[in-house]
The RNA shown here (Lysine riboswitch aptamer) has 165 nucleotides and comes from uncultured Anaerotignum sp. Model confidence (mean pLDDT): 75 of 100. The RNAcentral record of the sequence draws on MGnify. Lineage of the source: Bacteria > Bacillati > Clostridia > Lachnospirales > Anaerotignum. Rfam family: Lysine riboswitch aptamer. From the family's description: Riboswitches are metabolite binding domains within certain messenger RNAs that serve as precision sensors for their corresponding targets. Allosteric rearrangement of mRNA structure is mediated by ligand binding, and this results in modulation of gene expression. This family includes riboswitches that sense lysine in a number of genes involved in lysine metabolism, including lysC.
């Protein structure tokens, strides 16, 4: 450097269903009286309101998005994820967050089960520890078998790793 393996393996999109939710939010009516709103927060400007704001109740209509689960199809095997720096975008203007992106850095072989944590409407999914045991691959060390590789166990590493060339 080229080409590969791991497996309930990883990401991506779209289609479907469940949940979000009978929620928002629209309209009509009571009750009630001064906030409501522009993504949070502070200030600042706007807008809408006593010709009734926010709220609560009935009635009648009533979603969406992120997030989930399945197939498919695509694109892979640091797949990829997480933190954290440093920048870019937009949502009235400023500061700060957010959200969406870009790059860096760190750390995790992979899934999977149990505890707690966090996120979330939601223990459904994720995420992050810690503990099991299980795998993949290497090294040691024992043992078998074979004859030069191989299979077992224990033990220890990490993907910056392992195998071909």
């Nucleotide at each position: 450097g080229u080409a590969g393996a791991g497996g309930u393996g990883c990401g991506u999109u779209u289609u479907u269903c469940a949940a979000a939710a009978g929620u928002a939010c629209g309209c009509a009516g009571a009750c009630g009286g001064a906030u409501a709103u522009c993504a949070u927060a502070a200030g600042g400007g706007g807008u809408a309101g006593c010709g009734g704001a926010g709220g609560u109740c009935u009635g009648c209509g009533g979603a969406a998005a992120g997030g989930g689960a399945a197939a498919a199809a695509c694109g892979c095997c640091g797949a990829a994820g997480a933190a954290g720096a440093a920048g870019g975008c937009u949502g009235c203007c400023u500061u700060a967050u957010c959200u969406c992106u870009u790059u860096c850095u760190u750390c995790u072989g992979g899934g999977c089960g149990u505890g707690c944590g966090g996120c979330u409407a939601a223990g459904a999914a994720c995420c992050g520890u810690a503990c099991g045991a299980c795998u993949g691959u290497c090294a040691u060390u024992g043992g078998c078998a074979u004859a030069c590789u191989g299979c077992c166990a224990a033990u220890g590493g990490a993907g910056c790793g392992c195998u071909a060339c």